Overview
A computed fold for a 1481-nucleotide RNA from an uncultured bacterium, annotated as small-subunit ribosomal RNA. Its mean pLDDT, the model's own confidence on a scale to 100, is 85. It matches the Rfam family "Bacterial small subunit ribosomal RNA".
RNA sequence: AGAGUUUGAUCCUGGCUCAGAUUGAACGCUGGCGGUAUGCUUAACACAUGCAAGUCGAACGGAAACGGAACUAGCUUGCUAGUAGACGUCGAGUGGCGGACGGGUGAGUAACGCGUAGGAAUCUGCCUGAUAGUGGGGGAUAGCCCGAAGAAAUUCGGAUUAAUACCGCAUAAUCUAUUCGUAGUAAAGUGAGGGACUUUCGAGCCUCACGCUAUCAGAUGAGCCUGCGUAAGAUUAGCUUGUUGGUAGGGUAAAAGCCUACCAAGGCAACGAUCUUUAGCUGGUCUGAGAGGAUGAUCAGCCACAUCGGGACUGAGACACGGCCCGAACUCCUACGGGAGGCAGCAGUGGGGAAUAUUGCACAAUGGAGGCAACUCUGAUGCAGCAAUGUCGCGUGAGUGAAGAAGGCCCUUGGGUCGUAAAGCUCUUUUAUGGGGGAAGAUGAUGACGGUACCCCAAGAAUAAGCACCGGCUAACUAUGUGCCAGCAGCCGCGGUAAUACAUAGGGUGCGAGCGUUGUUCGGAAUUACUGGGCGUAAAGGGCGCGCAGGCGGAAUAGUAAGUCGGAGGUGAAAGCCCGGGGCUCAACCCCGGAGGGUCUUUCGAAACUACUAAUCUAGAGAGGGUCAGGGGCCGGCAGAAUUCCUGGUGUAGAGGUGAAAUUCGUAGAUAUCAGGAGGAAUACCGGUGGCGAAGGCGGCCGGCUGGGGCCACUCUGACGCUGAGGCGCGAAAGCGUGGGGAGCAAACAGGAUUAGAUACCCUGGUAGUCCACGCCGUAAACGAUGAGCACUGGACGUCCGGAGGGUUCGACCCUUCUGGGUGUCUCAGCUAACGCAUUAAGUGCUCCGCCUGGGGAGUACGGUCGCAAGACUAAAACUCAAAGGAAUUGACGGGGGCCCGCACAAGCGGUGGAACAUGUGGUUUAAUUCGAUGCAACGCGAAGAACCUUACCUGGUCUUGACAUCCUCGGAUCGCUUCAGAGAUGAAAUUUCCUCUUCGGAGGCCGAGUGACAGGUGCUGCAUGGCUGUCGUCAGCUCGUGUCGUGAGAUGUUGGGUUAAGUCCCGUAACGAGCGCAACCCCUAUCCUUAGUUGCCAGCACGUAAUGGUGGGAACUCUAGGGAGACUGCCGGUGACAAACCGGAGGAAGGUGGGGACGACGUCAAGUCAUCAUGGCCCUUAUGGGCAGGGCUACACACGUGCUACAAUGGCCGGUACAAAGGGCAGCGAAGCCGCGAGGUGGAGCGAAUCUCACAAAACCGGUCGUAGUCCGGAUUGGAGUCUGCAACUCGACUCCAUGAAGUCGGAAUCGCUAGUAAUCGCAUAUCAGCAAUGGUGCGGUGAAUACGUUCCCGGGUCUUGUACACACCGCCCGUCACACCAUGGAAGUUGGUUGUACCAGAAGUAGAUAGUCUAACCUUAGGGAGGGCAUUUACCACGGUGUGGUCAAUGACUAGGGUGAAGUCGUAACAAGGUAACC
Repeated sequence: AGAGUUUGAUCCUGGCUCAGAUUGAACGCUGGCGGUAUGCUUAACACAUGCAAGUCGAACGGAAACGGAACUAGCUUGCUAGUAGACGUCGAGUGGCGGACGGGUGAGUAACGCGUAGGAAUCUGCCUGAUAGUGGGGGAUAGCCCGAAGAAAUUCGGAUUAAUACCGCAUAAUCUAUUCGUAGUAAAGUGAGGGACUUUCGAGCCUCACGCUAUCAGAUGAGCCUGCGUAAGAUUAGCUUGUUGGUAGGGUAAAAGCCUACCAAGGCAACGAUCUUUAGCUGGUCUGAGAGGAUGAUCAGCCACAUCGGGACUGAGACACGGCCCGAACUCCUACGGGAGGCAGCAGUGGGGAAUAUUGCACAAUGGAGGCAACUCUGAUGCAGCAAUGUCGCGUGAGUGAAGAAGGCCCUUGGGUCGUAAAGCUCUUUUAUGGGGGAAGAUGAUGACGGUACCCCAAGAAUAAGCACCGGCUAACUAUGUGCCAGCAGCCGCGGUAAUACAUAGGGUGCGAGCGUUGUUCGGAAUUACUGGGCGUAAAGGGCGCGCAGGCGGAAUAGUAAGUCGGAGGUGAAAGCCCGGGGCUCAACCCCGGAGGGUCUUUCGAAACUACUAAUCUAGAGAGGGUCAGGGGCCGGCAGAAUUCCUGGUGUAGAGGUGAAAUUCGUAGAUAUCAGGAGGAAUACCGGUGGCGAAGGCGGCCGGCUGGGGCCACUCUGACGCUGAGGCGCGAAAGCGUGGGGAGCAAACAGGAUUAGAUACCCUGGUAGUCCACGCCGUAAACGAUGAGCACUGGACGUCCGGAGGGUUCGACCCUUCUGGGUGUCUCAGCUAACGCAUUAAGUGCUCCGCCUGGGGAGUACGGUCGCAAGACUAAAACUCAAAGGAAUUGACGGGGGCCCGCACAAGCGGUGGAACAUGUGGUUUAAUUCGAUGCAACGCGAAGAACCUUACCUGGUCUUGACAUCCUCGGAUCGCUUCAGAGAUGAAAUUUCCUCUUCGGAGGCCGAGUGACAGGUGCUGCAUGGCUGUCGUCAGCUCGUGUCGUGAGAUGUUGGGUUAAGUCCCGUAACGAGCGCAACCCCUAUCCUUAGUUGCCAGCACGUAAUGGUGGGAACUCUAGGGAGACUGCCGGUGACAAACCGGAGGAAGGUGGGGACGACGUCAAGUCAUCAUGGCCCUUAUGGGCAGGGCUACACACGUGCUACAAUGGCCGGUACAAAGGGCAGCGAAGCCGCGAGGUGGAGCGAAUCUCACAAAACCGGUCGUAGUCCGGAUUGGAGUCUGCAACUCGACUCCAUGAAGUCGGAAUCGCUAGUAAUCGCAUAUCAGCAAUGGUGCGGUGAAUACGUUCCCGGGUCUUGUACACACCGCCCGUCACACCAUGGAAGUUGGUUGUACCAGAAGUAGAUAGUCUAACCUUAGGGAGGGCAUUUACCACGGUGUGGUCAAUGACUAGGGUGAAGUCGUAACAAGGUAACC
């Protein structure tokens, strides 16, 4: 310090997630030792038991318990009683001090509670210092004793008694009060020691110690007041009546409405009062670079509380944790009459909870209470126990050791790895164990810890390693299992048969007595931005103005000193953090010293800046003067054109409307046209990125009233300014209210169309409304999606309104220059994610305001305010997702655009679709109708040929190392022939008896048997694959290197201007080159030359025949098959840019690629094929393998594709006569001849073929006939008779003859092929093949056309451009209702609970006041009584409680509303392209 995640990729915005640290933690697995720290975060829930606050006999009366000594008596070594409470001591009691500290907890509290800094009107036991005093009396009372009541707790009565208990008197101030004269006010003794004296023998007295009283002062502690700081919510905006102040009185230790009476009407609040919710505060702790954020365990300071609520008493101090009284709830005891209690002290128990310890030891140390002291008490504290809860330290061994052992795992079978790891050998002993010694902690005594720390010795590697992870982030990979299952997951995401992501194993990585998980907090997050963010399009500028408060503010001078800066003083507790030292073996830990820390406070100083005060200035702002432009606003009047309606005329059958129609109007006279009239609304042309206005907005002309602005030259005021939360005003359209008005237009509505539907788009009508007046509403994509103001920072070109100058034909003109203001366009710098902005900033700065913080839920709910309503403003949460989004890029797509091409259309010719048949497919059927191919690019396709075979299918009957391959063992022949059974496979019997080589051992071949490894599979997966193929498409494209541009994806090149069949070529050009494609090179064909002539040829010569290259011969021609030539826009003219190229021409057999073929770029379609073949994986193994017979693949209500034959006269039939090419042939082609009507039979010459043969080519031509008809067309179908092939033609062959003679008379919508030797038409050959269902396929030649104006349209393609919410790429994406499931939320008649306001009732305990009902020791007394007090009664205040009525919060509620989520549900298709009606507010 960053990383992952939105996309096909990119940059940005933006959220989510991770890596770090942390913890009073918990959970899972595991666990050796020690030091040190920590340990109920939940129920301030309830508590059994023990302990946690006592002490003083030197205050007192005393003597219940315990102790021992002496003496005496009764007397048995001993007991009892006494001397005698005499002594040590001491229960209970009176009295003093302490129980207000220490310890616990965090419920309450948003507060002077806490923090910090100050203040004045106070108190302060014990302690310290000082001054003075401590004299003399009195009356009670507890205890004890007696009696009474009660279960008890406890209470009452009588008698008696002490004090440092209580009360007078005296004395008295530097105390208190005061009228300043004076008045008032205290005390207590005890102990020790003691010479004289006195004595009632107790003592007095003296000294000392401890006490006591009064006052002053200090210290310590406490109380009170104040400034500042210290949570959230405005969906809490007003709160307050003792409230704010005054006077008087009361009250307190003390100021004060602290309390009461009266008077006044104040006080607080937008700098957030009041209300609600939450919370103890701080030093600190965690995190962070810091600023901050979170937190407030342990330790320390303060506060509050002690079962809940109230109250006071005592006291120096409390309204009191282990005190009192009362009320409430709960628990316990009870004799039912009454009583007792308070662990948020230490242990401990139950409960709650994910979760938190021992009913331990000791007062040895430190500290506290009491005491003169000894000492006593102390769950404070010091220690120990439990817990890996944290942290620090140590260990679980070290060295050597390759046969790289065994074993595991992987493997390409070679090996690799665990791995020097182990074993083995040599060492060591930290820890643990056993034994021995043994501290400090204590200055004298005293040690719980503890025989602890530490030291020494002994034995032995002995006692000691796990956890998580290994797809990326993130260090670390393989195998097996599983098969969208089981599961994983922090985010992205893995898993659907080859999972580094699940589970296990091996290996590896990380940390290590721990490791992971979960939770918390900070960080990363600059993701609330003070440091340190933004707002044109990503979330975000208020619709616009005026303006109070607030914030900010021009120039110069003087002063002040609030801010600011500097010095000094005070304080910021200790601990902690940091630095430097020191002590435990180190460390953690502990000790000492230092530094640091505040928006603090006091004081002294400075005066630049801000502020304030005073007095100035004119540059900001404003005013005055002149002048100018303008749809700025309001009111009134006027005008013409047009629409509609009405009246009248002319006139006749239509008009209107649309894509096409219809509804509609019209013979009752429309539309059209003319004249007149009525009425309402809006103002063509001018008109313009022209003007005005703050925005909304404003448009005929004239007048009135009125706001703002520009320019010019001077004069004046003198900072008067800018912004602006609240507030006030304005504010399109629609809408609302009242009253008018209503021509046109036109929501709703009606009808007609369209459509699958059409509650729409289109049409015909049509009401609100649109218009006016007045009043509401207050919102818009109210947009420049850009707040207002000021300043600064380049050019160029327009335009509007002013001013000045020059020229001028003197014009109300034109040209031009400068200048001020407005409004535009383009481009620098700069900015920006990019697009873009660019003096009218989105640049550079300042001031002020508004707003944003992931998407959805939602601008919604609830609450409030406003509104007549509609609704507006303000404005959440639960829940849910990992994205949502901006800009740009490349593609793809568009019912976007431009250019171009193609038998794509058009122009033609011929077909298909109708019929019959053939063939293929679907479907159906079947035991099986084997399988595959399925838009173009499946369907006369695999199949260049299913009767058996093929054959993969079905039925039946059979075999199991197998029909086939390799290896092993054994035996040999096997084959063949014959017979029998069987449908056959097969089985049985009989017969026969090896071959080759040889080193003679044997080896090999072949056959049979056996055993197991294995064979075998047309079984599955073409979505695991290779290979091959189809298609876009023979379309002209597809890329690369270097350079350049861009943050980048990418672009450029390859775009542009021409041209081409072509990314073909030329030119231009930040590109320059190159590659794969195109073209050419190859083959056939068209012309010529040359070479060679047999089986081919025959011109000339010769021979011969009825005739024939038949023969001799020839090499000319044709032809054959080798080699060459030829064509290149080469030549000429024109066009073009002087190019490329195009057009025309010449020559030529051929002309612009001459014609045809082969040849198929990068890629697309998970295209096709596991059934050609090959092949991974899976599956079958007496069967999914092998062999056999029969059947099926040939079925048949039907539908489709591809063909053939036709429907006829350009024809059919009959007869005659011509002309090919290219092929095939030995299990073959097969001649002549003969037979048969024919298929064919017979025959066998010739020929492995330029020789022989298939083999007569047909259309054509000539002649005849038919005469438009279901025919002399057409031939299906059927009957009969045959031929051929073949073991075999029944299912199921072809052909022949005779007979039969169906449909069909040119084919609906639709659709196919073809641009020249082509279409059309005619036949021939051939592969496969015994034969053939071939009308198919592949070739061959014969005859041989028509048309193309052209590119608007259909289809496909190329290229440029544009839009995009698509990228699985339009077969895309995506919206809403409905249905179903689940989730959270709102409303709701109500119901329940908490809390709180208010009115009233009530009134315990207590305090204060009142009262003579009753009682009364001290003092006074005139002895009667009084003063004072207690009890009682009563008044005031008041807790609990109660009644009524409100607020608020929460829970729940039949039903209901919308929202979210969910794999494939329903209906449509709203949006994204011009999304098919542009979209949106």